[in-house]
């Protein structure tokens, strides 16, 4: 360089145009508990940028940026 595929919370993971974006693990609190863990309950917390069709975009299209898998 060409190319396949991702890119969504601190970690990962769901979503295939239409309600508060969904779970887990981690964090704060809290119940348990003599005390830790382990269990249980609550809150916070996130669509990689940018443009475009759409009445409406995490989804569709195009550029860009980062990763990745093949080839050279």
């Nucleotide at each position: 360089g060409c190319u396949u595929c991702c890119g969504u919370a601190g970690u990962u993971u769901a979503g295939u145009g239409g309600u508060c974006a969904u779970g887990a693990c981690a964090a704060a609190c809290g119940c348990c508990u003599u005390c830790c863990a382990a269990g249980c309950g609550u809150u916070a917390g996130a669509c990689c940028c940018g443009a475009g069709u759409u009445c409406g975009a995490a989804u569709c299209u195009c550029g860009g940026c980062g990763g990745u898998u093949g080839c050279a």